Molecule: transfer RNA
Organism: uncultured bacterium
RNA sequence: GCGUCAGUAGCUCAGUGGUAGUAGCACUACUCUUAUAAAGUAGGGGUCGAUGGUUCGAAUCCAUCCUGACGCA
Numbered sequence: 001g002c003g004u005c006a007g008u009a010g011c012u013c014a015g016u017g018g019u020a021g022u023a024g025c026a027c028u029a030c031u032c033u034u035a036u037a038a039a040g041u042a043g044g045g046g047u048c049g050a051u052g053g054u055u056c057g058a059a060u061c062c063a064u065c066c067u068g069a070c071g072c073a
Stems, first nucleotide, its partner, number of pairs: 001072007010025003018056001027043005049065005
């Protein structure tokens, strides 16, 4: 330099055009316990890597760029 794949919550991920995006772990509060852990309940946390475009409507499709992984040279 070229190609492929990926980027969504603090971390790991689901969601592949349709109304304000899902779960687990973690965090906070409560229940339980003498206390802790475990378990249970509830809650906070996201404008989906950036910018533009297509569309009535974009995390999702297209273009460029950024970051990372792998392969080729």